[in-house]
Molecule: transfer RNA
Organism: Candidatus Staskawiczbacteria bacterium
Parts: sequence; C1' cells; structure tokens
RNA sequence: CGGGGAAUAGUGUAGUGGUCGCACGAGUCGUUCGGGACGAUUUAGCCCGGGUUCGAGUCCCGGUUCCCCGA
Repeated sequence: CGGGGAAUAGUGUAGUGGUCGCACGAGUCGUUCGGGACGAUUUAGCCCGGGUUCGAGUCCCGGUUCCCCGA
C1' cells in the first nucleotide's frame, strides 16, 4: 500500500428494512436460623459522522480501532 472480516447492555453472543433478544453480571423482594441454590421483578446497548427510505443494528459513502491474507 492492496484485499477480506469484526465493532450491539458491565462481559459473552444473536438479530431476513418494521417493538434490539438470550445468557452471565448488578439492584430489590421472596424462600432460609444465616448463606448458597431456586423463583419473581428491575437495571443497562447498536464504534463515529453523513446519505437513501414512511421507517436503518441491517442498505450506501467517509472515518476510527482491532484481526486475517498478500505485496
């Protein structure tokens, strides 16, 4: 320098243009003599900036960081 891929909750990970899910974690409550386990409930997210669209995590353009291949 060229090509490909990844970025979603504190962590890991899904998501065919139409309500962003799941698990772990954290808070509260129940259960217990107390804890653990279990149950109920709550919390918290689309890397950044534009564009297309009635509507964008998803499509398009640019950028940032990381990974792989090539030179």